[in-house]
RNA sequence: GCCCACGUAGCUCAGUUGGUAGAGCAGCGGUUUCGUAAAUCGCCGGUCGCCCGUUCGAGGCGGGCCGUGGGCU
Numbered sequence: 001g002c003c004c005a006c007g008u009a010g011c012u013c014a015g016u017u018g019g020u021a022g023a024g025c026a027g028c029g030g031u032u033u034c035g036u037a038a039a040u041c042g043c044c045g046g047u048c049g050c051c052c053g054u055u056c057g058a059g060g061c062g063g064g065c066c067g068u069g070g071g072c073u
Base pairs, nucleotide, nucleotide: 001072002071003070004069005068006067007066010025011024012023013022019056027043028042029041030040031039049065050064051063052062053061
């Protein structure tokens, strides 16, 4: 230098066909207990890597850039 995959909550990942962004864990609170843990119920938490474009509408499509991993030379 070229090719491929990936980038979504603090972490691990869903999100099929473009139509109001979700789960588990973690964190916080309630119930329970003499207390802790466990269990259970609830809550909080997101410019969907960045910019531009397409579209009535983009996490998902197109282009560029950045980052991570792999391959070729």

About this RNA:
Transfer RNA from a bacterium, 73 nucleotides, folded computationally. The coordinates come from a structure-prediction model, not an experiment, and the mean pLDDT is 83. Its Rfam family is "tRNA". About the family: Transfer RNA (tRNA) molecules are approximately 80 nucleotides in length.